RNA sequence: GCGGGAUUAGUUGAGUGGCCCAACGCCACCUUCCCAUGGUGGAGACACGGGUUCGAUUCCCGUAUCCCGCU
Numbered sequence: 001g002c003g004g005g006a007u008u009a010g011u012u013g014a015g016u017g018g019c020c021c022a023a024c025g026c027c028a029c030c031u032u033c034c035c036a037u038g039g040u041g042g043a044g045a046c047a048c049g050g051g052u053u054c055g056a057u058u059c060c061c062g063u064a065u066c067c068c069g070c071u
Base pairs, nucleotide, nucleotide: 001070002069003068004067005066006065007064010024011023012022013021018054026042027041028040029039030038047063048062049061050060051059
């Protein structure tokens, strides 16, 4: 230098053109003499910038970071 893949909550993963799901973690409440465990509820995310579309996390282009291969 070329090609391919990945980027989603604090962390680890799922997912799809129309409300983004879960686990752990966090907060509140219940339970308990207290802690732990358990139960209920809540906050919290689509790497960034453009384009297409009525509508983009999803499709297209570019950029950034990481990984793999080739040279």
Transfer RNA from bacterium HR35, 71 nucleotides, folded computationally. It was read from a public genome assembly. Rfam family: tRNA. By type it is a transfer RNA.